[in-house]
Molecule: c-di-GMP-I-GGC riboswitch aptamer
Organism: Desulfobacterales bacterium
RNA sequence: UCAGAAAAAGCCAAACUCCGAGUAAUCGGAGGACGGAAAGCCACGGGUCCGGCUGCGCAGGCGGCAGGAUAGCCGGGUUACCUGAG
Repeated sequence: UCAGAAAAAGCCAAACUCCGAGUAAUCGGAGGACGGAAAGCCACGGGUCCGGCUGCGCAGGCGGCAGGAUAGCCGGGUUACCUGAG
C1' cells in the first nucleotide's frame, strides 16, 4: 500500500421502550441488539426528509430560493486494531 474478517482481542449499536431537547426532520442519555470490517470522524457532490419564504392553481397539489437534518442512503475525504500478500 492492497485485500480480508476465518482466528484472537475488542469496538459500534437498528427496531422498540423510558427520560430529555427541538416547530419539525431529527438529536442526546439509559435499556436493548437488527446488523456492521470502518455502522470511527467530516455535510464536499448527489439522494431522501423537515420546517420557512415565495410563484402558479378553484382545490388536491406543482415549482423556485436559501436554511436545517440524515455519515446505519450512495459517492468522496481522512484516521485506525488484527491477519495475509507485496